[in-house]
RNA sequence: GCGGGCGUGGUACAAUGGUAGCACACGACCUUGCCAAGGUUGAGACGUGGGUUCGAUUCCCAUCGCCCGCU
Numbered sequence: 001g002c003g004g005g006c007g008u009g010g011u012a013c014a015a016u017g018g019u020a021g022c023a024c025a026c027g028a029c030c031u032u033g034c035c036a037a038g039g040u041u042g043a044g045a046c047g048u049g050g051g052u053u054c055g056a057u058u059c060c061c062a063u064c065g066c067c068c069g070c071u
Base pairs, nucleotide, nucleotide: 001070002069003068004067005066006065007064010024011023013021018054026042027041028040029039030038047063048062049061050060051059
């Protein structure tokens, strides 16, 4: 330099055009003599910038970061 893959709460991962979800972690409450465990509930996220579309996390382009291969 060329090609490909992946970027989503604090962490690890889903969802693939139509309200963004699960688990763990975190806060509050319940339970317990206390802790742990358990239960209920809450806050918090689509790498960035454009484009297409009635509507984009999803499709297209560029860019940034990480990884892999080729040279």
Record summary:
This is a predicted structure of a 71-nucleotide RNA (transfer RNA) from Candidatus Pseudelusimicrobium marinum. The prediction has a mean pLDDT of 83. It matches the Rfam family "tRNA". About the family: Transfer RNA (tRNA) molecules are approximately 80 nucleotides in length. The sequence was found in a public genome assembly.